This is a predicted structure of a 71-nucleotide RNA (transfer RNA) from a Streptosporangiaceae bacterium.
[in-house]
RNA sequence: GCUCGGCUAGCUCAAUGGGAGAGCACCUGGUUUACACCCAGGGGACGGGGGUCCGAUUCCUUCGCUGAGCA
Numbered sequence: 001g002c003u004c005g006g007c008u009a010g011c012u013c014a015a016u017g018g019g020a021g022a023g024c025a026c027c028u029g030g031u032u033u034a035c036a037c038c039c040a041g042g043g044g045a046c047g048g049g050g051g052u053c054c055g056a057u058u059c060c061u062u063c064g065c066u067g068a069g070c071a
Stems, first nucleotide, its partner, number of pairs: 001070007010024004018054001026042005047063005
């Protein structure tokens, strides 16, 4: 330099173009002599910009970061 992939919550991952979710973690309450387990509830995210569309995490484009391959 070229080609291909990934970027969603603190972490690991989902998500037919229409309500953003799960597990673990965290917080509060309950339970307990206390801790843990367990039960109930809660906070927290779509890498940045632009475009298409009635509507974009999803499609297109560009930039950034990251991984693999080729030279």
Its Rfam family is "tRNA". About the family: Transfer RNA (tRNA) molecules are approximately 80 nucleotides in length. The organism belongs to Streptosporangiaceae, within Bacteria. The RNAcentral record of the sequence draws on ENA.